[in-house]
Predicted 3D model of a 1402-nucleotide RNA (small-subunit ribosomal RNA) from an uncultured Lysobacteraceae bacterium.

RNA sequence: GAGUUUGAUCCUGGCUCAGAGUGAACGCUGGCGGCAGGCCUAACACAUGCAAGUCGAACGGCAGCACAGCAGUAGCAAUACUGUGGGUGGCGAGUGGCGGACGGGUGAGGAAUACAUGGGAAUCUGCCCUGUCGUGGGGGAUAACGUAGGGAAACUUACGCUAAUACCGCAUACGACCGGAAGGUGAAAGCGGCGGACCGCAAGGCGUCGCGCGACUGGAUGAGCCCAUGUCGGAUUAGCUAGUUGGCGGGGUAAAGGCCCACCAAGGCGACGAUCCGUAGCUGGUCUGAGAGGAUGAUCAGCCACACUGGAACUGAGACACGGUCCAGACUCCUACGGGAGGCAGCAGUGGGGAAUAUUGGACAAUGGGCGCAAGCCUGAUCCAGCCAUGCCGCGUGAGUGAAGAAGGCCUUCGGGUUGUAAAGCUCUUUUGUCCGGAAAGAAAAGCCUUCGGCUAAUACCCGGGGGUGAUGACGGUACCGGAAGAAUAAGCACCGGCUAACUUCGUGCCAGCAGCCGCGGUAAUACGAAGGGUGCAAGCGUUACUCAGAAUUACUGGGCGUAAAGCGUGCGUAGGUGGUUCGUUAAGUCUGAUGUGAAAGCCCUGGGCUCAACCUGGGAAUGGCAUUGGAAACUGGCGACCUAGAGUGCGGUAGAGGGCAGUGGAAUUCCCGGUGUAGCAGUGAAAUGCGUAGAGAUCGGGAGGAACAUCUGUGGCGAAGGCGAGUCUCUGGACGACUCCUGACACUGAGGCACGAAAGCUAGGGGAGCAAACAGGAUUAGAUACCCUGGUAGUCCUAGCUGUAAACGGUGCACGUUUGCUGUAAGAGGAAUCGACCCCUUUUGUGGCGAAGCUAACGCGCUAAACGUGCCGCCUGGGGAGUACGGUCGCAAGAUUAAAACUCAAAGAAAUUGACGGGGGCCUGCACAAGCGGUGGAGUAUGUGGCUUAAUUCGAUGCAACGCGAAGAACCUUACCUGGCCUUGACAUGCACGUAGUAGAAGCCUGAAAGGGUAACGACCCCGCAAGGGGAGCGUGCACAGGUGCUGCAUGGCUGUCGUCAGCUCGUGUCGUGAGAUGUUGGGUUAAGUCCCGCAACGAGCGCAACCCUUGUGUCCUGUUGCCACUCUAACGAGAGUUAGAAGCACUCUGGACAGACUGCCUCGCUUAAACGAGGAGGAAGGUGGGGAUGACGUCAAGUCAGGAUGGCCCUUACGGCCAGGGCUGCACACGUACUACAAUGCCUGGUACAAAGGGAAGCAAGACCGACAGGUGGAGCAAAUCCCAAAAAACCAGGCUCAGUUCAGAUUGUCGGCUGCAACUCGCCGACAUGAAGCUGGAAUCGCUAGUAAUGGCGCAUCAGCUACGGCGCCGUGAAUACGUUCCCAGGCCUUGCACACAC
Repeated sequence: GAGUUUGAUCCUGGCUCAGAGUGAACGCUGGCGGCAGGCCUAACACAUGCAAGUCGAACGGCAGCACAGCAGUAGCAAUACUGUGGGUGGCGAGUGGCGGACGGGUGAGGAAUACAUGGGAAUCUGCCCUGUCGUGGGGGAUAACGUAGGGAAACUUACGCUAAUACCGCAUACGACCGGAAGGUGAAAGCGGCGGACCGCAAGGCGUCGCGCGACUGGAUGAGCCCAUGUCGGAUUAGCUAGUUGGCGGGGUAAAGGCCCACCAAGGCGACGAUCCGUAGCUGGUCUGAGAGGAUGAUCAGCCACACUGGAACUGAGACACGGUCCAGACUCCUACGGGAGGCAGCAGUGGGGAAUAUUGGACAAUGGGCGCAAGCCUGAUCCAGCCAUGCCGCGUGAGUGAAGAAGGCCUUCGGGUUGUAAAGCUCUUUUGUCCGGAAAGAAAAGCCUUCGGCUAAUACCCGGGGGUGAUGACGGUACCGGAAGAAUAAGCACCGGCUAACUUCGUGCCAGCAGCCGCGGUAAUACGAAGGGUGCAAGCGUUACUCAGAAUUACUGGGCGUAAAGCGUGCGUAGGUGGUUCGUUAAGUCUGAUGUGAAAGCCCUGGGCUCAACCUGGGAAUGGCAUUGGAAACUGGCGACCUAGAGUGCGGUAGAGGGCAGUGGAAUUCCCGGUGUAGCAGUGAAAUGCGUAGAGAUCGGGAGGAACAUCUGUGGCGAAGGCGAGUCUCUGGACGACUCCUGACACUGAGGCACGAAAGCUAGGGGAGCAAACAGGAUUAGAUACCCUGGUAGUCCUAGCUGUAAACGGUGCACGUUUGCUGUAAGAGGAAUCGACCCCUUUUGUGGCGAAGCUAACGCGCUAAACGUGCCGCCUGGGGAGUACGGUCGCAAGAUUAAAACUCAAAGAAAUUGACGGGGGCCUGCACAAGCGGUGGAGUAUGUGGCUUAAUUCGAUGCAACGCGAAGAACCUUACCUGGCCUUGACAUGCACGUAGUAGAAGCCUGAAAGGGUAACGACCCCGCAAGGGGAGCGUGCACAGGUGCUGCAUGGCUGUCGUCAGCUCGUGUCGUGAGAUGUUGGGUUAAGUCCCGCAACGAGCGCAACCCUUGUGUCCUGUUGCCACUCUAACGAGAGUUAGAAGCACUCUGGACAGACUGCCUCGCUUAAACGAGGAGGAAGGUGGGGAUGACGUCAAGUCAGGAUGGCCCUUACGGCCAGGGCUGCACACGUACUACAAUGCCUGGUACAAAGGGAAGCAAGACCGACAGGUGGAGCAAAUCCCAAAAAACCAGGCUCAGUUCAGAUUGUCGGCUGCAACUCGCCGACAUGAAGCUGGAAUCGCUAGUAAUGGCGCAUCAGCUACGGCGCCGUGAAUACGUUCCCAGGCCUUGCACACAC
C1' cells in the first nucleotide's frame, strides 16, 4: 500500500496478501562451471579403521632388519652360504625427557562461579626473549634382562643383575625466600661435533662450539581472582537467609576472601522484584527494518561449559584431564564363571530417531602443531578430492533471413482469427559438451657448492648474510591455451475471478473438486478438470515451515480511554514521580576538549587479483559504548540564605433535606371496641377466587400500633461518593463572600494501605400498620411456572455486626494555568440612585440553557471542555470461550477480588445515511369504512379449476394480479394427447453429384379402416440449336440437411398483467457534508394532482399531472342522396279525416365537415400582508378537470408467456420428425370460482297498441307469397346496401285471466316424435312439438359491485362460426332510483416525523 464487516458511507478493529531472508524439507523438472554450505531431531547406542606422539645427540641394551670385522664351508678368485659379532646404521619392548591441559568435537548443564564492556590488586606462568651468576664432589637403588612361579585372559608374585639428563645427600649461595635485627634456609646433569700444542696404554683428559641443567632479574605470552554496569519470561512465586551478614584470631591457597574453623555481634537481601518456578550456552555478528526497534546466535572468530552418568583426587608450569587414573552407577562385550575389558559431543562409517543433512577417499605438496641438533617421524588439524541445484554468482540451450502467413492444433459471427517468423527452407557461428594436442602458478626455505662476517688459539665446528646449483605437487595432466567435426549435447515450473501480470473452448452440474483472504461449483464456471492461448520466473519453479517488515496492531521515535476495547464506586494518605521566586555555592545530571579502549573477520568507502561476478585481498572509515582527565555553569539536582503571587491559619459574617443523638407532632392506612343501619361489598377489559345476614361495605364515637412525612418542592440546596426532605433541643463536619494579620513552598498526584460505600442478602435480638419475592387460589391462554385479580411469608423498620457490589452514569480520574460571548437561577459583597421598594452596574462562588474559535469518525463538547498546555495515577489492545476454570486472598454463607488456556469465528463494533417496516405519531386520499341499492355464499343448470379416474383424459395460467383465463366456437379437422397401421432426404426450403423418354402426370381397376401399396388406357412442357445435342423444370438414387407445440420465461427480445391514472420519479449547475448523501422535492396555505401561491441556498430543467386527441352535450355556417316533407302543386284511393305516389323544395330532423363556446372571465363573501384558492350568485346548452374514452412516469414482483411469432444453449434424427383411422381433451364419490334461471302478485299467462340505437349482409342477408302447430321448408323480388334484407325491439301501456298454492310460480330431468347444419350428430351439436314436472318459498359463517343517466332492470346487435354447448365476451339503446352524518375503526395508498440489532428489507 491492497483485500475483507455495510444496501451504501465514515471510523474503530482484527484477519489476510504483495517484500526480504533460511544450515531448510517436499513435489515436478534438471546442461555446465566457480565459490560456499551440509544431523537444527536421540548430549541415542555404536561394529571396524584411523585421529598423539617423538627423542639412540639422556640410559641400560639388542627381540627383529641391515652392514663392517672375525671364523668356517664351496670355489683359483670375484662371489655365495653358515656361524659369530652392540663395532656400525638403526631399533621392538623398557628406564628417562618433552608433549598427551594444544589442535579437533559438542551445546547437555548453567540466569550467574557464565558472557559483554570498563576498571582493579592480593597472584602464578613450561617452552620463548633480555640480563646476571653457577654447573664442584659423592651415594644407594630400580625397570629392562635372567631364573622360578600363579592365572583362561587382563595381568601378576618371588629371587637375582644393571644404567642414566631417573632418585638422594654433601659442598657452594646472589639483587631468591624467612626474619625487627642477628641470623637462618634452599641448587644443578650431563650429551654431542671438532681440534693444534700438552697429558694419558687406552678410554679419555684438556680446549672450543652447540644443545642442555641450576639460582635469579626484567619482559612477553598464557592463566587465576575481585568490582561496576548490562544480559529472557512468570507476582496465579512476597518474603528469603544460621556460615546466613559483619568483626577479631587462625587454617588453607599461587593469590584477596566465611574459602574453612573457633569466638563475638545480629545482621544481610527484597516491590529499583529478593526467594522460587520455567526457559536459555554468551558475544562479535546474522536476518529484517527509513530508523528506532524486533527476531536470531548454523558456517567464521573470541569466551565459557561438557566428554557414558555422578563423585574424587594424582601428576604437572598448566587438568581436577574427550582418545589419563581411582570409586560408584547404567549399558555393551569377553570369560575356563574365578574374573576382566570399553566409552566416536575427533574423521569416516553403522543402527535408531526424523520432513531432513555427505566418502568407512587422497596427501602431509602447502599452512600450522608435537618431538628432535638435524635428517626426519607423527598430525582425520589442515590442504584437496568425492556426494547433494542446499544457497550465491556466471554461462549456455543458437544467430540472421524466411509469408504460400504451409500443415497440424485451437477458436469462430464460418468471413476468418490465432499459434506465427514460430516451423520448414536458405546462410552463418561454435560458448558449452565430445575427441585430439600443448600446458601452468601454487616451491621456497632446507640440502650441496662458493664467498663475506661472527665465535675461536684456529683456516675446524657452529651461526648469520650474498651468489650459484637444484631435490620436493595430494590436487592433477587440473586450471588455462590451441585444433577438429557439428545446430550438433542441453527447458522447465508455477500461474491466468479480485488483490495480481495474464482468456477462451469443452467436460462436470453444491457432484467431483478449488481456496492465502474475499470466496467459486445447484446446465451457458475467465475460480473445479482438460485443451488451445497467454503471463511470470528460469536450471530452476512452486508448496510447506519459521523470522522481520508491512503492523502507528504494545505507539521511545509513534496510539488511545463520553458513545467503538478502555476512568478504580468515592475519599484520606505512605513510598514514588513532579514542583513557585531571588541570591550564593557545588558540579551528580548536562555541554565541550583530550587520552585509553572498543580483537580479527563482517557491514560501508576506496584500490588490487581470479576473463566478469560471486569470491579473495590491501588500506581507510565506522564501531551511537565504557573508562580516565582538563574546562563551562545557563537549565535540572544537592547545600545554604531570602521572598510572598501557591498552600494554610486567625478575626467578623452568610446559606443549606450535610452528619450523629434524644424528645415531640398531625394527616392517612390497618386492626379492636361500641352506636346507627341493610344486602351487598370488593375486583376487572370482562369475570372469578375473596369478604358479608354469625350483620359486611357505608357512617359516627373511642382506642391500639407501626411505618412514612402531603402542601412548601424549584434542571432549588447540601455532601467526596453512596445519599439527604415533618418539627425541637444538643453535639459536629464542610463550603462561600468581605476585610486585613500571620506562617513562609508547608504544594499536586498517589502503587500498596486505610476509611466510607444504594438495594438485595446473611447472623443475633426486637418490631411488624401498609407494601410484598416465595407460595396458594381465581382468571387469561394452544399452554401461561407470566402480565391482571384475591390473599400472603421472608423482607422492608430498630439495635449490634457482616457483605463490598450496581447502567455505584456526566457511561467524562484529580490538581493547576490559558482562551470571544449571550441568557436564566442559588448564595454573598460592593457601588450608584431612591422617601422606600422594585430596578441598574461591578464582582466572587455554585448550578442550568444556547452558542464563537477550536476539537471530534460522526453524534456532539464548547470557561462546569470532549479546546490549548503541564504534572501524577488508573485502565485498553479483535469477537466468542469468560469476568469463566484452577490457584491465592477476603467472607458465616451467598459470593467478592485477582484472573487464564484449549478450542472456535472473519468478523464483532461506533456514528451517521438511504430505504423498508412498526399492534409509533401527525396530515391527507380512495365505494376503504359508514349510509344505501342489488347480489354471491343455500337450489337446479351452464362453464372454468382442483382432485380422482384413465391407454389418453395434451399443454399452459395458481393470493389480490389463475379459475365463462390462452379458447372471437374441441363431433372429424382443429389437436399438441392415447391406441393401432404406415413413411424415412422425409408434408415443407436450399445446394451438390449421378441417373432419367414411354419420363412427369394420370382416368379407371384391385387391396385396405384410411394412409398407403399394386396395376394401368392415355400421355406431355420451357430455352438455345438447321440437326445432333445441350440446358432448365419434373422424377428417382445418394449426400449436405429438413423437421420437433421436445426442455429451459431462472439464458432472452418483444408483448402483457400489477401496484396505479397512485402523484410521484429524477437531472444539470450551485451550496452544505470527510463521506454515503442532503438541499431543490422540506415548511405555511391550496388542489383531483410535486396543481398553484408565498416563504426558503437554492436556481432551473426533464419524465409523469393537466392540456393538446376521439366521443357526447348547445349553437352557427356549409352540404342535400339513398336522408327529410313544414309550406306549395299534381295524380290515385277514400263518404270524410286522411293515406299513397310524383313534382317542387332543403325550412326542420338527420348525415358529416368547418367553426363558436367555458376562462374562476364577472359580482359578493371568506382566508390572507398579499396571492393561490374556497363558498355563493349572475349569465349560459353546459361551471369550476361538464360526462365518457384513449393516454399508464422512475420502477417493483427472476410476475406471465420458448404452446402466437422470434431467439441463445441443450436434446431427438427409420424418431421426441411425418401421414392416416379410431379414441381422448366432454371421463365423476367430491371441493371451489364465475354466471344463467328461479323461488313469484312491483308477478305469471293471453290478446292488443307504441317508442330505439348500434351493427351485419355475396359460397351472404333474404322481403312479399305458399306449405307446416312449430322448428323449418319451397321459392327468389330487392340489396355489394343512409335506398334492399336481417328486423319482431323488449320492458312499457291497454284489456282480460290467475289469488298465495310447490301454484297457471319455477323449469331441471327423462321419454317420444320432428327440424337444421354437416362425409359423419353413438361416444359428443343445436332447435321445435307433445308428455314428464326435480330441487327451490330469498339462502349460515362469510363476502362482492355500485355515488347518476350510475346501480338495478329490459331487450337489440356483432365477432368467432358449416353447425353449435353463447346462459360467455364485446357493443347499443330503453326504463331508471336510493344514500353519503362523517373519517373513530377494517383495507390500500401518498407526504412529514420518530424508533430500529431489519436491507432477499416483518